[in-house]
A computed fold for a 411-nucleotide RNA from an Anaerolineales bacterium, annotated as Bacterial RNase P class A.
A source record names the gene rnpB.
The RNAcentral record of the sequence draws on ENA.
The prediction has a mean pLDDT of 79.
The organism belongs to Anaerolineales, within Bacteria.
It matches the Rfam family "Bacterial RNase P class A". Rfam classes the family as a ribozyme. Gene Ontology terms of the family: dimeric ribonuclease P complex, tRNA processing and ribonuclease P activity.
RNA sequence: UGGGCCGAUCGGGCGAUCGCAGGCACCGCAGGGUGUCUGAGGAAAGUCCGCGCUCCAAAGAGCACGAUGCCGGGUAACACCCGGGCGGGGCAACCCGCGGAAAGGGCCACAGAAAACGACCGCCGGAUGAUUCCGGUAAGGGUGAAAAGGUGGUGCAAGAGACCACCGGCGUUGGCAGCAAUGUCGGCGGCCAGGCAACCCCCAUCGGGAGCAAAACCAAGCAGGAGCGAAACCGCCAUGCGGUGGGGAACGGCUCGUUCCCUUCGAGCUCCGGGUCGGUCGCAUGAGCCCCUCGGUGACGAGUGGCCUAGAUAGAUGAUCGCCCAGGUGGGAAGAGGCGGGAUGAAGGAUUCGUUCCGAGUUACCGCCGUAACCACCGGACAGAACGCGGCUUACAGGUUGGCCCACGAG
Numbered sequence: 001u002g003g004g005c006c007g008a009u010c011g012g013g014c015g016a017u018c019g020c021a022g023g024c025a026c027c028g029c030a031g032g033g034u035g036u037c038u039g040a041g042g043a044a045a046g047u048c049c050g051c052g053c054u055c056c057a058a059a060g061a062g063c064a065c066g067a068u069g070c071c072g073g074g075u076a077a078c079a080c081c082c083g084g085g086c087g088g089g090g091c092a093a094c095c096c097g098c099g100g101a102a103a104g105g106g107c108c109a110c111a112g113a114a115a116a117c118g119a120c121c122g123c124c125g126g127a128u129g130a131u132u133c134c135g136g137u138a139a140g141g142g143u144g145a146a147a148a149g150g151u152g153g154u155g156c157a158a159g160a161g162a163c164c165a166c167c168g169g170c171g172u173u174g175g176c177a178g179c180a181a182u183g184u185c186g187g188c189g190g191c192c193a194g195g196c197a198a199c200c201c202c203c204a205u206c207g208g209g210a211g212c213a214a215a216a217c218c219a220a221g222c223a224g225g226a227g228c229g230a231a232a233c234c235g236c237c238a239u240g241c242g243g244u245g246g247g248g249a250a251c252g253g254c255u256c257g258u259u260c261c262c263u264u265c266g267a268g269c270u271c272c273g274g275g276u277c278g279g280u281c282g283c284a285u286g287a288g289c290c291c292c293u294c295g296g297u298g299a300c301g302a303g304u305g306g307c308c309u310a311g312a313u314a315g316a317u318g319a320u321c322g323c324c325c326a327g328g329u330g331g332g333a334a335g336a337g338g339c340g341g342g343a344u345g346a347a348g349g350a351u352u353c354g355u356u357c358c359g360a361g362u363u364a365c366c367g368c369c370g371u372a373a374c375c376a377c378c379g380g381a382c383a384g385a386a387c388g389c390g391g392c393u394u395a396c397a398g399g400u401u402g403g404c405c406c407a408c409g410a411g
Base pairs, nucleotide, nucleotide: 001407002406003405004404005403006402007401008400009399010398012324013323014322015321016320017319018318020039021038022037023036024035025034026033027032041382045393046392048391049390050389051388052387053211054210055209056208065207066206067205068204069203070084071083072082073081074080085098086097087096088095089094099202100201104200105199106196107195108194120141121140122137123136124135125134126133127132149167150166151165152164153163154162168192170189171188172187173186174185175184176183177182216280217279218278224272225271226270227269228268232244233243234242235241236240245263246262247261248260249259250258251257288307289306290305292303293302294301295300327378328377329376330375331374337369338368339367340366341365342363343362344361348358349357350356
């Protein structure tokens, strides 16, 4: 200098004007007003995991269902994080994956003879005049993502773990190292075992249900219950209607009057339980945030000190203008620089012996690349709390920054 890997962090700033929500203070009978302070995120998102909290349920055990799945640790817990192990990829930094396929069932597209009870071609033997048929054979060919351990030898008609040696892998058993996963070194065994468990399944561990529209408190209206509550009588075509009397309400104080409702099947008033609309609470002091110290490889833990930091309910946190900071595009292009072409070309070399070719370099010629000040235009990504917290995943213009790896060059 170029390329790459792993993290961390920010994600516009200032001012003016007009607005929105909440807290506090003051003013107002009240609707509200004034002042002041505060007011989204790294993901507030997806709602995929794990919890807190609330209510309901609940003897114990088992079944079913679901989740997790190498080992150790962290944590309130986790499908998260840290450290380690093994396997795979990469030159490397680093990244990805993880129980069991020898308990059993099932499946393995296309191609292929066959996808696990492998004969299509080939090879070998036999029959046959030939074509062809029968049998043996997994060494070779071909198909496929995957083809029945590998190499060498013995052996055979040809072959084959059929047999042997070594290697790989498997089972079993022991020593050593490690908390463990596992590693390493042996003994024995049968000669060999395809893949898929995000198909069922097996093993181990864990798991009650519903959710802030939880739950709690207050409580219009309507319906219900209890009590108080007026005086009854008459007529008619009689589950009712009308009248006299009585009770209540309105006409804004009183009287009269008018209108309406009720009159024991009850107007109106009072109380009670549950509880709708609505309101309050839950609801912002919490597994909280920041700095430092100590312990730990680390995740993290312990301790000292400091801080209080949104709380709406159809849902506030915004808009406009100006200046600026990143960033992008275009212009700017002289000089120096780089690259290519042309021209020229020492020493030397080649040569068909022809001032033909190669050649380090030189260049004031031509073209391209690229560069500062400055100018113009564009110009803020993804997205937005709704009970809270820890994770994961997904989205994200652009900027800053730390560590590491590889290649080349220079000192």